A computed fold for a 1461-nucleotide RNA from an uncultured organism, annotated as small-subunit ribosomal RNA. The sequence is in RNAcentral, with records from ENA, Greengenes and SILVA. The coordinates come from a structure-prediction model, not an experiment, and the mean pLDDT is 83.
[in-house]
RNA sequence: CGCGCCUAACACAUGCAAGUCGAGCGUGAACGGCCUUCGGGCUUAGUAGAGCGGCGGACGAGUGAGUAACGCGUAAUUAAUCUGCCAUUCAGUGAAGGAUACCUGCGAGAAAUCGCAGUUAAUCCUGCAUACGUCCCCACAGCGAGAGCUGUAGGGAAAAAGGUGGCCUCUUGCUGCCGCUGAAUGAUGAGAUUGCGUGCUAUUAGCUAGUUGGUGGAGUAAAAGCCUACCAAGGCAAAGAUGGCUAGCCGGCCUGAGAGGGUGAUCGGCCACACUGGAACUGAGACACGGUCCAGACUCCUACGGGAGGCAGCAGUGGGGAAUAUUGCGCAAUGGGCGAAAGCCUGACGCAGCGACGCCGCGUGAAGGAUGAAGGCCUUCGGGUCGUAAACUUCUGUUAGGAGGAAAGAAACGCACAGAAUUAAUACCUCUGUGUAAUGACGGUACCUCCAGAGAAAGCACUGGCUAACUUCGUGCCAGCAGCCGCGGUAAUACGAAGGGUGCGAGCGUUAUUCGGAAUCAUUGGGCGUAAAGGGUGCGCAGGCGGCAUAGUAAGUCAGCUGUCUAAAUCUCCGGCCUAACCGGAGAACGGCGGCAGAUACUGCAAUGCUAGAGGAUGGAAGAGAGAGGUGGAAUUCUCGGAGUAGCGAUAAAAUGCGUAGAUCUCGAGAGGAACACCGAUGGCGAAGGCAGCCUCUUGGUCCAUUCCUGACGCUCAGGCACGAAAGCGUGGGGAGCAAACAGGAUUAGAUACCCUGGUAGUCCACGCUGUAAACGCUGAUUACUAGACGUUGGUUCCGCGAGGGAUCAGUGUCGUAGCUAACGCGAUAAGUAAUCCGCCUGGGGAGUACGGUCGCAAGAUUAAAGCUCAAAGAAAUUGACGGGGGUCCGCACAAGCGGUGGAACAUGUGGUUUAAUUCGAUGGUACGCGAGAAACCUUACCUGGGCUUGACAUGUAUUUGACAGCCAUAGAAAUAUGGUCUUCCAGGGCUUGCUUUGGACAGAUACACAGGUGCUGCAUGGCUGUCGUCAGCUCGUGUCGUGAGAUGUUGGGUUAAGUCCUUUAACGAGCGCAACUCUUGCUGUCAGUUGCUAUCUCUUCGGGGAGCACUCUGGCGGGACUGCCUGGGAAACCAGGAGGAAGGAGGGAACGACGUCAAGUCAUCAUGGUCCUUAUGCCCAGGGCUACACACAUGUUACAAUGGUCAGUACAAUGGGCUGCCAACUCGUAAGAGUGAGCUAAUCCCAAAAAGCUGAUCUAAGUUCGGAUUGAGGUCUGCAACUCGACCUCAUGAAGCUGAAAUCGCUAGUAAUCGCAUAUCAUCACGGUGCGGUGAUACGUUCUCGGACCUUGUACACACCGCCCGUCACACCACGAAAGCUGUCUGUACCCAAAGUCGUCUAAGCUAACCCGCAAGGGAGGCGGACGCCUAAGGUAUGGGGAGUGAUUGGGGUGAAGUC
Repeated sequence: CGCGCCUAACACAUGCAAGUCGAGCGUGAACGGCCUUCGGGCUUAGUAGAGCGGCGGACGAGUGAGUAACGCGUAAUUAAUCUGCCAUUCAGUGAAGGAUACCUGCGAGAAAUCGCAGUUAAUCCUGCAUACGUCCCCACAGCGAGAGCUGUAGGGAAAAAGGUGGCCUCUUGCUGCCGCUGAAUGAUGAGAUUGCGUGCUAUUAGCUAGUUGGUGGAGUAAAAGCCUACCAAGGCAAAGAUGGCUAGCCGGCCUGAGAGGGUGAUCGGCCACACUGGAACUGAGACACGGUCCAGACUCCUACGGGAGGCAGCAGUGGGGAAUAUUGCGCAAUGGGCGAAAGCCUGACGCAGCGACGCCGCGUGAAGGAUGAAGGCCUUCGGGUCGUAAACUUCUGUUAGGAGGAAAGAAACGCACAGAAUUAAUACCUCUGUGUAAUGACGGUACCUCCAGAGAAAGCACUGGCUAACUUCGUGCCAGCAGCCGCGGUAAUACGAAGGGUGCGAGCGUUAUUCGGAAUCAUUGGGCGUAAAGGGUGCGCAGGCGGCAUAGUAAGUCAGCUGUCUAAAUCUCCGGCCUAACCGGAGAACGGCGGCAGAUACUGCAAUGCUAGAGGAUGGAAGAGAGAGGUGGAAUUCUCGGAGUAGCGAUAAAAUGCGUAGAUCUCGAGAGGAACACCGAUGGCGAAGGCAGCCUCUUGGUCCAUUCCUGACGCUCAGGCACGAAAGCGUGGGGAGCAAACAGGAUUAGAUACCCUGGUAGUCCACGCUGUAAACGCUGAUUACUAGACGUUGGUUCCGCGAGGGAUCAGUGUCGUAGCUAACGCGAUAAGUAAUCCGCCUGGGGAGUACGGUCGCAAGAUUAAAGCUCAAAGAAAUUGACGGGGGUCCGCACAAGCGGUGGAACAUGUGGUUUAAUUCGAUGGUACGCGAGAAACCUUACCUGGGCUUGACAUGUAUUUGACAGCCAUAGAAAUAUGGUCUUCCAGGGCUUGCUUUGGACAGAUACACAGGUGCUGCAUGGCUGUCGUCAGCUCGUGUCGUGAGAUGUUGGGUUAAGUCCUUUAACGAGCGCAACUCUUGCUGUCAGUUGCUAUCUCUUCGGGGAGCACUCUGGCGGGACUGCCUGGGAAACCAGGAGGAAGGAGGGAACGACGUCAAGUCAUCAUGGUCCUUAUGCCCAGGGCUACACACAUGUUACAAUGGUCAGUACAAUGGGCUGCCAACUCGUAAGAGUGAGCUAAUCCCAAAAAGCUGAUCUAAGUUCGGAUUGAGGUCUGCAACUCGACCUCAUGAAGCUGAAAUCGCUAGUAAUCGCAUAUCAUCACGGUGCGGUGAUACGUUCUCGGACCUUGUACACACCGCCCGUCACACCACGAAAGCUGUCUGUACCCAAAGUCGUCUAAGCUAACCCGCAAGGGAGGCGGACGCCUAAGGUAUGGGGAGUGAUUGGGGUGAAGUC
């Protein structure tokens, strides 16, 4: 500066919101004051008040219930109308009469109110007179197409009111102002009519009897079925009538680039309403918000008889609601009513109050200020940050506070004077000027000055992305957050808090709503092959669109002028409040509708022509096009006959079935039905569905050629009509084969299936119905244009003898350019470029479902929702992964073999169980003789018990001591405690030479920081490791392709152990892997020659020693192998074979492990974040446990025996180890071993004997002379100590076991198998581990199993097939449908009753002033009253319809966690 009941048009207490005029009229107080003779008088005062009368209460103010309508908007019409007050003009305003309120008296009533009698006035009422004009009737003339208009003459009808001033000659005077009457014009306001525009719904398709029109009448201010009688039968509707639902309309407002979309608060215009319904009266105007009557509901008063009321006026109350204000001040201004005026009234209005409800402006301070204070928070502990922020210094002074001053909004009206104009006029009216008396609700407010003083004044949201802004702590899928995606399961920038930050700021967030973004309903500006979407197909009315030419017209169209679309608002400019918001003035544009005069290209219209579209004619052509009738052969089945004998048939294999009553098979004859092999074809025909032996008849369409005819006759097509596979339905036939259902047999866990044997509807025909399909090219019809290449069908034509080639029309295919497409793909048969018309789509599910309608005999079809629910559903392509998909290849993967495991006993490990403890880890492959390469104590981490607390161990600080340790003794299970003994060092100073002091080292004690943890988390981590896998792969740069994800390279052809190499190649190169380089082994040369060797020589106690280094050997350095050579193949790479060679195509072996996978393993090797314990989860000690034992598994050992056992003899290795050691020889012991002791720090000595083998003997098929478990006894060794719990020896004992089910493991060459030896660990302990040598076997091959590699294919998988996922059932919840019915509500039709009231008719019954007659009485006219009738609200009865709610039960649908099949 604005705005403020959006809900209950729900109900309202109280006050106020419409009165005014004494200059229209008759009346007319009191209080108070003064006087008084106390009777009263005067004044108040002709005041207040009421009444009659006039004007106004139809405006102003409120609300939006109703209304889908000429209600509103806009543009017109009214020659079809009215208009109080106002303005202008003309003409008048004469003369009479009557009543009545008030008042007085009497009366009724509780009241409201009313009755009777009497008196009275008017601008009240009624006649009469007059009539410029008005109206009516009639006649004539003129104009006009007509309706009608104009003029003239005549006749008829109808008026009035006064009041108050001035001048006065006092008279029937003149005159002003305000009134009154008749008319005309204007202005204002109103009524009526029309064109166009103005919601949703077709699951509302037909509606209408006053209905549509006419004639006569009634009625209105006024046209009209507005009303009535009669006549006619019309009127509206797919361009949506009728019905239903919703809604006041507009200027505008919000949004938007616009087109649009939404909306109709405030302000302005219109409409409607006033408790609900109906009705009229009065009036210029009403069917009347603060009037009347009636009915109804409700509230109030009551004496119970009867009355009163209507806030959707302003305040206010209750109620409803998420929600919306004061029972304020004033008529000072603006405006309105009345009045001559003063003035009165005015909840209109002007102001104030309340509300951050909106918009706008301002403040909460400014400058300086680093010790970067304290404090908070974080920290890598250094610091960082809040932060110049604060403190502090210097300033300023808005707002709020105090004091003082102080506006504008108020000059009109009135009165006085002067002047002008007017006039007869110095009245009056009007105008100008001067003067005068005033008048402010707001409000002592705005504003100004002074005082004081930084003093009193900052919050809210957010901080994962979108979206600007990050850390710590708490919590631990909890609590919670969330607009969408999504956060939270122990390191949360997402929850909560804190600190920091970001945004806005007297506000900030939330919620609701609208538009935008959304081109997501697409006019601007979308689509329909596969994402949602082309109708199953044709014919075709309406509709839409439509070839060439000419002149015409001017409806559309275009441009000009003009009227209007009130004002305000929006926009531009200018101005006013300090500024802004706000307000004022001026201006402009687009656009809508109307009018006028133009233009004529295009469209339309009417007209005339044309032939390129379309159709016809003529001559040819092809065809499973359609309908009907005939006819043919093959085959199946059946019947009959012949012949013939035991099976047939079926299947993966069988069985059911058929067959000795003669099947199958075979020959002949016959019956019957259905279908038509070959030709046959991305061949043909048809609109589609569809159409196939042959012949005949009838019939539709198409193509080519000729260029003769018609002259746009065309295209498309909502509704409509017709056709429309299969299955199905109805009636009647037919029925060979086949075959749903059904039966039987198999298969199977089951098998309501797949397979087999049978078999009924049906399949076939006729007639009728159904009307749907993946009715698909998932691609509507028509027309035109736009590169080619290669096939094929039907024509025509040219060249050529022909073979063949060229041109062209109509079809039908494949590839492909441009172009299009999200991509795939389409590409003259378009999904390209354009045009016309139709159909259809708008997230998934619910659902093509429910209800309703239509069709159908039914089945069902068609049209077609919503609630609810989800955040996706979907398309195409990409990379992977997967497949009981395909191709190629590899591997002890299978196969071929050998030997095992699984059975036994034992050993070791694991699970389980047990226990005080049986410490912990490892758990498919990839745990289980694994960590552990050695658990009696120790180890040791576990248990029980006893102890310690700066600690068993480290560093530092402070204080203090000079000891501690060692040795001995005692107690104790020990740790430990106590006692004794032993007792320091270095340097400097003071010096009384033995003390003292200082510093350091060392050690102890005390205190504090801290130590310590095999406690937890391997899903917080590093490092290390396993596995796929020693598999051949995994990637990058640049380039190219693709919108992109990505692809290419890395694919293809060969080859390899290999992504190894070659070749091809939009790729060219490169990296990590492969290979090579390393070690070892196999051959050899050279160098070296002890501890090794011994050919030759020599010596010898025959063991060996000298001499020697040739050989073996040892260990340094080299050589050697490279497809180098030859033959064959090959493009090459390379392959096959051969030669030579110790070794041949990687010679053997080892080490070496790409990108990555498994949240694989390890916090108990180590390291480490976080967390937990701190007189214990740390540390020390003793004993126990890790060694338990109904059981299960894994890895091994030994066996079951004769290829063997036992005994005796005898031969040949290599790798290694040795001083806390290996230990020769000798002695003793049956033996383990003991004793003694040489040698050896090792090519010297020792361990050390190798074993299988060979030779000989014995055992003789047996639970054994096999096998050795178990147990008893006795010993040996190691060790502080062998009870729990060691190894070994001797004697005795002598278990299971006779080659092992299902299943399963290892191995391809010096390998498997078999034999022993050595060694690490280690005091002792090896059936395990790691090494060594001795003896010494099979593979056709890649079909299958398992695993892997590459290419390709499908995919609804991507946690990637151990994936994904469907339906029933059971449970819970939710919304919906059906349902016997039940309950409100709305509405149609028919009838009954009928208030008030208008209208009509009647009424000499009662009452009655004016006018008429009459002297009067009285009478008449008229009125009141009354009666009847029509209409009619409310009410009632009956019967329909719509919609809503509810309903036992029932139906499907959705969601949910986990369950079943």